[in-house]
The prediction has a mean pLDDT of 80. The part of an RNA shown here (large-subunit ribosomal RNA, domain I) has 560 nucleotides and comes from a bioreactor sludge metagenome.

Context: one part of a larger RNA
RNA sequence: CUUGCAAAGGAUCCCUUGGUGUUUAGAAGCGAUGAAGGACGCACGUACCAGCGAAAUGCUUCGGGGAGUUGGACAGACGCGUAGAUCCGGAGGUCUCCGAAUAAGGAAACUUAAUAAUUUUUUUCUGAAUAUAUAGGUAAAAAAAGCAAACCUGAGGAACUGAAACAUCUUAGUACUUGGAGGAAAAUAAAGUAAAAACGAUUCCCAUAGUAGUGGCGAACGAACAGGGAUUAGCCCAAACUGUGCAAUAGAUUGUGCUGCAUAGCACGCAAAUGCAAUUUAUACGCCAGACUUUGAGGGAUUAUUAAAAAAAAAUAUUUAUAAAGCUAAGCUAAACUGAUUGAAUUCAGUGCCAAAGAAAGUAAUAGCCUUGUAGCUGAAAGCUAAAAAAAUAUGUAGUAAUCCCAAGUAGCAUGAAGCACGUGUAAUUUCGUGUGAAUCUGCGAGGACCACCUCGUAAGGCUAAAUAUUACUAAGCAUCCGAUAGUGAACUAGUACCGUGAGGGAAAGGUGAAAAGAACCCCGGGAGGGGAGUGAAAAGAACGUGAAAUUGCAAGCUU
Numbered sequence: 001c002u003u004g005c006a007a008a009g010g011a012u013c014c015c016u017u018g019g020u021g022u023u024u025a026g027a028a029g030c031g032a033u034g035a036a037g038g039a040c041g042c043a044c045g046u047a048c049c050a051g052c053g054a055a056a057u058g059c060u061u062c063g064g065g066g067a068g069u070u071g072g073a074c075a076g077a078c079g080c081g082u083a084g085a086u087c088c089g090g091a092g093g094u095c096u097c098c099g100a101a102u103a104a105g106g107a108a109a110c111u112u113a114a115u116a117a118u119u120u121u122u123u124u125c126u127g128a129a130u131a132u133a134u135a136g137g138u139a140a141a142a143a144a145a146g147c148a149a150a151c152c153u154g155a156g157g158a159a160c161u162g163a164a165a166c167a168u169c170u171u172a173g174u175a176c177u178u179g180g181a182g183g184a185a186a187a188u189a190a191a192g193u194a195a196a197a198a199c200g201a202u203u204c205c206c207a208u209a210g211u212a213g214u215g216g217c218g219a220a221c222g223a224a225c226a227g228g229g230a231u232u233a234g235c236c237c238a239a240a241c242u243g244u245g246c247a248a249u250a251g252a253u254u255g256u257g258c259u260g261c262a263u264a265g266c267a268c269g270c271a272a273a274u275g276c277a278a279u280u281u282a283u284a285c286g287c288c289a290g291a292c293u294u295u296g297a298g299g300g301a302u303u304a305u306u307a308a309a310a311a312a313a314a315a316u317a318u319u320u321a322u323a324a325a326g327c328u329a330a331g332c333u334a335a336a337c338u339g340a341u342u343g344a345a346u347u348c349a350g351u352g353c354c355a356a357a358g359a360a361a362g363u364a365a366u367a368g369c370c371u372u373g374u375a376g377c378u379g380a381a382a383g384c385u386a387a388a389a390a391a392a393u394a395u396g397u398a399g400u401a402a403u404c405c406c407a408a409g410u411a412g413c414a415u416g417a418a419g420c421a422c423g424u425g426u427a428a429u430u431u432c433g434u435g436u437g438a439a440u441c442u443g444c445g446a447g448g449a450c451c452a453c454c455u456c457g458u459a460a461g462g463c464u465a466a467a468u469a470u471u472a473c474u475a476a477g478c479a480u481c482c483g484a485u486a487g488u489g490a491a492c493u494a495g496u497a498c499c500g501u502g503a504g505g506g507a508a509a510g511g512u513g514a515a516a517a518g519a520a521c522c523c524c525g526g527g528a529g530g531g532g533a534g535u536g537a538a539a540a541g542a543a544c545g546u547g548a549a550a551u552u553g554c555a556a557g558c559u560u
Stems, first nucleotide, its partner, number of pairs: 001557007013545001014511002018482002020479007027471002029147002037098003040053003044076001048072002050057001059092006068080002103112003118144006125137002151182001152180005162169001166216001192199002203230004213221002234463003241290003245287002249282008259271003296441001298406010315395006325385004330378003336351005352369002354358001360372003412436007422448001443458005498505002518544001521532004
């Protein structure tokens, strides 16, 4: 070096309990009636996981179900069960200690103690300085707090980066911090869009369009109208009017009288600040209540007046009860035999059958007809769920004239900013700081400076479903996704072991066999291990499927 036989090792192939992505539907919260998350316990024996809470591997009850059961966990013991257990579902009971943690403290799961914290709102009884009162105190009731994956909304708000450097710019109103809410949120019923002649709340999608524009006109940023779809839904107040209402304020009258004048003194009398008490008058810009109203070829209130009506429909608001249905256990559920091979038949051969069921999984190899299921049909004692539809009640006519009202420190303007695709630009429109500061329908705003004309709208109050966003969680699926160095970090005691003071970091580790049939008995050995025997289809022998390579040993041959 070659060949052979072994050892070592755990690749490959095969497998899948676990993942990944995605669809549809449900649900979209839990919590002082103590949550989420934990600590410590509970079994005949019990370290771990799961379950449960001193009533502790479970209790009661109502339904389902029908033969075994005493969790994973495979052996033993004691038991339970057709007088219906175990098991599945509904409702209830129990539920140590910590934790918002809430009697006080505290180094969480402990100590002291024995009424039980705090805040807000409403009410009760009281009650200072200080007379009325107020503050404060007492008690009762209700609410709040804390947690949770994303989605939504308000407030605050970076840098790396790009610009091939960098400062305006970009990254980006992103990440992050924080307030708040809901099953969605936000937005929403034109002081709109448009300009050919109209459209008619909001939201989302397509498209307009990488267009018009913005831009150290660099990098880059980047609309809108029109058009087509999804879904459609509209409403309520303020003011003008009314009032034995409340009432600041201003006055009148009466009483009282600190003090002064006067008086020898008292009384009477005169004047009389801040006042006090009673009676009373007027009044708004306010408050309260009632009525009425909501629009743009303007609308409304009051008064006067004209016509119609005393009702119905539509519309808006409010109220009411029911059955049926769905969810949370389940039930019925068709049709195949023989032979051959085999360790084993679902295979092969032959002859059949069912099918509203030939989805799928399991069964000693590949099963429509073996099992569980599937299509179809049926089903709830108990708990939970909401729309539509229906019924009832209330409101509810139109015009003309005059007067009045139509949201004020607002609109606008100046200045400083922000936000609009728009970087101050010719910069409209929107919002904020400071200053200033209108008009009320013969009014006011907009149509991208501004003016005129024309056109469109009616600001400075409010509510509003659907189409849209998301998925920690539940159910049912699907995949030209992975198959144990892959796929989640985690198919196994996995956020475990381990590391770190801590924030935090973070593994490795799957496969006997169809069935334990898991090797009785004998031999060597202290044991480990091995040799027989036996099991099995096969030792596949528990360091267990297959068993590559590096590497090692032995034997033989060849070469030096």
It matches the Rfam family "Bacterial large subunit ribosomal RNA". Rfam links the family to the GO terms ribosome and structural constituent of ribosome.